[in-house]
RNA sequence: GGCGCUAUCGUCUAACGGUUAGGACACCGGGUUUUCAACCCGGCAAUCCGGGUUCGAUUCCCGGUAGCGUCA
Numbered sequence: 001g002g003c004g005c006u007a008u009c010g011u012c013u014a015a016c017g018g019u020u021a022g023g024a025c026a027c028c029g030g031g032u033u034u035u036c037a038a039c040c041c042g043g044c045a046a047u048c049c050g051g052g053u054u055c056g057a058u059u060c061c062c063g064g065u066a067g068c069g070u071c072a
Base pairs, nucleotide, nucleotide: 001071002070003069004068005067006066007065010025011024012023013022018055027043028042029041030040031039048064049063050062051061052060
């Protein structure tokens, strides 16, 4: 350098063009307990960047960036 794949809460991970963007862990508050842990209830928090298509884009298209793989 060519080609392919990937990018979503702090972390891991769902979401076949119409979802309140869901779940687990973590964190925060409360309950329970003599205390801690465990358990129960609640809460916080995300679509890599720029364009395009569409009534509507996390999703499709183009470019960029980053990571991984592969060929040279």
Molecule: transfer RNA
Organism: Candidatus Dojkabacteria bacterium